[in-house]
RNA sequence: GGUGCGUUAGUUCAGUUGGUAGAGCGCCACAUUGUCAAUGUGGAAGUCACGGGUCCGAGUCCCGUACGCACCG
Numbered sequence: 001g002g003u004g005c006g007u008u009a010g011u012u013c014a015g016u017u018g019g020u021a022g023a024g025c026g027c028c029a030c031a032u033u034g035u036c037a038a039u040g041u042g043g044a045a046g047u048c049a050c051g052g053g054u055c056c057g058a059g060u061c062c063c064g065u066a067c068g069c070a071c072c073g
Stems, first nucleotide, its partner, number of pairs: 001072007010025004019056001027043005049065005
C1' cells in the first nucleotide's frame, strides 16, 4: 500500500425485509432479611465511531475519513 471484517448504554453483545433502539452484567431507588449477599419490583443511562449521499423515513443501503483485528504484498 491492497482486501475483508468490526465500531450500538459504563461493559459484553443482539437488532430479521429500511418503519418508535433492545438484552445480560453493572449502576440507582424501594421491598424482603440480624448484616452482607441473593431475590423481587421500578428507574436512570444512547450523537448507533465521524462527515456526507439516497429515501417520505437510515443502526440498517451507498461514498469518504478515523480507529481496531485478520489476511495479502